[in-house]
Context: one part of a larger RNA
RNA sequence: CCUAUGGAAAGACGGAAAGACCCCGUGGAGCUUUACUACAGCUUGACAUUGAUUUAUAUAAUUUAUUGCUCAGCAUAGGUGGGAGGCUUGGAAAUCAAUCCUUCGGGAUUGGUGGAGCCAAAAGUGAGAUACCACCCUAUAGGUUGUGUAGAUCUAACCCUGAGCCGCAAUUUGAUGAUCUGAGAGUUCAGAAAAUCAAGUUCCGGUUCGGGGACAGUGUCUGGUGGGUAGUUUGAGUGGGGCGCUCGACUCCUAAAUUGUAACGGAGUCGUUCACAAAGGUCGGCUAGGUCCGGAUGGAAAUCGGGCCGAUAGCACAAAAGCAGAUGCCGGCUUUACUGCAAGACCUAUAAGUCGCGCAGUCGCGAAAGCGGGAUUUAGUGAUCCGACCGUGGAUCGUAGGAUCGCGGAAGCUCAGCAGAUAAAAGUUACCCCGGGGAUAACAGAGUGGUAGCCUCCGAUAGCUCAUAUAGACGAGGCUGUUCGCUACCUCGAUGUCGGCUCAUCACAUCCUGGUGCCGGAGCAGGUGCCAAGGGUUUGGCUGUUCGCCAAUUAAAGUGGUACGCGAGCUGGGUUCAGACCGUCGUGAGACAGGUUGGUCCCUAUCUUCCAUAGG
Numbered sequence: 001c002c003u004a005u006g007g008a009a010a011g012a013c014g015g016a017a018a019g020a021c022c023c024c025g026u027g028g029a030g031c032u033u034u035a036c037u038a039c040a041g042c043u044u045g046a047c048a049u050u051g052a053u054u055u056a057u058a059u060a061a062u063u064u065a066u067u068g069c070u071c072a073g074c075a076u077a078g079g080u081g082g083g084a085g086g087c088u089u090g091g092a093a094a095u096c097a098a099u100c101c102u103u104c105g106g107g108a109u110u111g112g113u114g115g116a117g118c119c120a121a122a123a124g125u126g127a128g129a130u131a132c133c134a135c136c137c138u139a140u141a142g143g144u145u146g147u148g149u150a151g152a153u154c155u156a157a158c159c160c161u162g163a164g165c166c167g168c169a170a171u172u173u174g175a176u177g178a179u180c181u182g183a184g185a186g187u188u189c190a191g192a193a194a195a196u197c198a199a200g201u202u203c204c205g206g207u208u209c210g211g212g213g214a215c216a217g218u219g220u221c222u223g224g225u226g227g228g229u230a231g232u233u234u235g236a237g238u239g240g241g242g243c244g245c246u247c248g249a250c251u252c253c254u255a256a257a258u259u260g261u262a263a264c265g266g267a268g269u270c271g272u273u274c275a276c277a278a279a280g281g282u283c284g285g286c287u288a289g290g291u292c293c294g295g296a297u298g299g300a301a302a303u304c305g306g307g308c309c310g311a312u313a314g315c316a317c318a319a320a321a322g323c324a325g326a327u328g329c330c331g332g333c334u335u336u337a338c339u340g341c342a343a344g345a346c347c348u349a350u351a352a353g354u355c356g357c358g359c360a361g362u363c364g365c366g367a368a369a370g371c372g373g374g375a376u377u378u379a380g381u382g383a384u385c386c387g388a389c390c391g392u393g394g395a396u397c398g399u400a401g402g403a404u405c406g407c408g409g410a411a412g413c414u415c416a417g418c419a420g421a422u423a424a425a426a427g428u429u430a431c432c433c434c435g436g437g438g439a440u441a442a443c444a445g446a447g448u449g450g451u452a453g454c455c456u457c458c459g460a461u462a463g464c465u466c467a468u469a470u471a472g473a474c475g476a477g478g479c480u481g482u483u484c485g486c487u488a489c490c491u492c493g494a495u496g497u498c499g500g501c502u503c504a505u506c507a508c509a510u511c512c513u514g515g516u517g518c519c520g521g522a523g524c525a526g527g528u529g530c531c532a533a534g535g536g537u538u539u540g541g542c543u544g545u546u547c548g549c550c551a552a553u554u555a556a557a558g559u560g561g562u563a564c565g566c567g568a569g570c571u572g573g574g575u576u577c578a579g580a581c582c583g584u585c586g587u588g589a590g591a592c593a594g595g596u597u598g599g600u601c602c603c604u605a606u607c608u609u610c611c612a613u614a615g616g
Base pairs, nucleotide, nucleotide: 001616002615003614004613005612006611007610008609010608011607012606014603015602022437023436024435025434027433028432029429030428031427032426035232036231037230038229039228041225042224043223045221046220047219048218049217051154052153053152054151055150056149057148058147059146060145061144062143063142064141065140066139068137078136079135080134081133082132085119086118087117094113095112096111097110098109099108100107101106158212159211160210162209163208164207165206166205167204169202170201171200172199173198174197175196176195179192180191181190182189183188235247236246237245244264248270249269250268251267252266253265271418272316273375274374280334281333282332283331284330285329286328289309290308291307292306293305294304314323315322317380319378320377321376338361339360340359341358344355345354346353350419363372364371365370386412389409390408391407392406394405395404396403397402444491445489446487447486448485450484452480453479454478455477456476457475461471462470498573499571500570501569503565504562505561506560507559508558511536512535513534514531515530516529517528518527519526538552539551540550541549542548579597580596581595582594583592584591585590
């Protein structure tokens, strides 16, 4: 070295399970709620089932009776009309009593006494007789009828999950038992069984009594309540996701001298404003702003005069561009901040957005040429559907009034998540599931090396003096790949994660042991360098701990790498499933790099590797 056997498990990102963590999906499901929308359930009212009597009250109609007072006037004159007479032994005036009303003057009714009158017409009043009749008005009282509300009563609807009786059916028990089967030598024994009778229970139907009763119950419609139940929603971007922030438009820079150009790059702004005494149109005229000097009150700044600079001013507002023969400022007249179009272009995936010669009509300003279809320009915004509004030689239906639709116009959306999923929508999951992703996080690796560790340079300062025995500010430059990060490159059809145990192996920036230089090295002991990796580098207490603190030693109790070495070698205390408790948060389901307790660690070794043995 080969072959074989027995063993060990470092590797084959070993096997097993289309990762359970994380993200994504306009995926699913469980659960919650003051998410949305429904539906049961509960409840309000109306009507029906639903009838009778009565009381109170309200209201309407009808009827009877009464009622009506400014002043003047015999006096308590409601209105209008008719009217010359009317009422009265069927009891007038007067008077007594009672009741009601009252403006306190009186009026009305009833009853008793009484026994023949009373009133109008004429005068006063705006209006004349309740003398008489009719129709009404205001208010009051009574009756009748209807309706409503509240209460009481009734019985005949309706209810009783109250009782009794009867009938049918089912079923149980007991008795009789045609008949059948088996055994046995006939009488006998065992079992099954139609039918009949008796008793008990239950359902259904009928009937009687009792209790309630037009309520309740039920049906239809309607308002409320309603996680009890159901269906769903709960945005995206994002140097993983969440939290935060943002989401449309305008200006500048980034932007690399046309245009265009990204980022969770750097700065700002907008969601308007202005109309008949404009901030629009036109015609005419004018020139800011700063500074210096001078001048009463007068000052840093008011107004006046002069010099110099020259657009720094102003143009409603952000910024940029533009503007002086003005696009700035002032004045006159005005409404083109028009109607119907539109050649041709810019921009552009689409849809949008932007500019506009010229023509017709009708106007404004100007002597005219001309200018004018808003504003110095670029922001000041919202598709479609829907319903409503104004207009309309359109359409359909209808005999028609008219109804519906279309067409033209303009309004209604922080539809601001601003190309707007619906008119209408929040959470939670550690009880979770599925499809995917190393397109994307946590471990490890890789890249980087800000941070970290180490080294070098400079040498202020300290070191009595003296930078460099030693220490070394402010700074500068490297190295390593041990920290914390950043990136997201392999791995999500799985690369098991802290610590301990076991077994190690390497580096040297050396803890000890060895050699050696310098010293602010007397010696001992040290400080700081250089060489050096051969060997060594402890045991306990606490904690899951690494670490750390403590105790006792030691020559010393090194720093690191090895998937923070090592779970197909062990453990499983921690972290990180399902149970449970506390605190805090949350309305809640639940949540918490908060705490606590409990909690399944699989693999028979094919290859490489290693160990042992045997043979060659």
Predicted 3D model of a 616-nucleotide part of an RNA (large-subunit ribosomal RNA, domain V) from a Candidatus Moraniibacteriota bacterium. Lineage of the source: Bacteria > Bacteria candidate phyla > Candidatus Moraniibacteriota. The coordinates come from a structure-prediction model, not an experiment, and the mean pLDDT is 81.